A computed fold for a 102-nucleotide RNA from a Candidatus Izemoplasmatales bacterium, annotated as Purine riboswitch aptamer.
It was read from a public genome assembly, where an Rfam model found it.
Its Rfam family is "Purine riboswitch aptamer". Its Rfam clan is "Purine riboswitches". Rfam 15.1 lists 4,097 matches to the family in 1,411 species.
Model confidence (mean pLDDT): 78 of 100.
RNA sequence: UAUGAUAGUUGCAGUUAGUAUCAUAUAUGAUCGAAAAUAGGGUUCGAUUGUCUCUACCCCGUAGCCGUAAACCAUGGGACUAUGAUAUCUACGCAUACCAAU
Numbered sequence: 001u002a003u004g005a006u007a008g009u010u011g012c013a014g015u016u017a018g019u020a021u022c023a024u025a026u027a028u029g030a031u032c033g034a035a036a037a038u039a040g041g042g043u044u045c046g047a048u049u050g051u052c053u054c055u056a057c058c059c060c061g062u063a064g065c066c067g068u069a070a071a072c073c074a075u076g077g078g079a080c081u082a083u084g085a086u087a088u089c090u091a092c093g094c095a096u097a098c099c100a101a102u
Stems, first nucleotide, its partner, number of pairs: 002102002006100001008098002010095003014092002018088008026056001029049007041066002050057001058078005064072001
């Protein structure tokens, strides 16, 4: 100096998957119907709506209220899902790089 078909290092403001955190959506909310329980009770099922949105719309407590009737109410804690951002990391790919080898 060349090769770089092969091993490794480094880098990538490359791709892909995972994890964590944050942001947005939604308030794990609202409305309606049917059935059920009754102070040791207050439940179950279904539908609609809500998101530039797929899915979900529940769980565990606390405090009240209803004097036996048909109706509940306030509140604490906890997510999942979709999209995006950041960090980290796996695999793959790339390189006028380094380096081993020839």
Source information: Lineage of the source: Bacteria > Bacillati > Mycoplasmatota > Mollicutes > Candidatus Izemoplasmatales.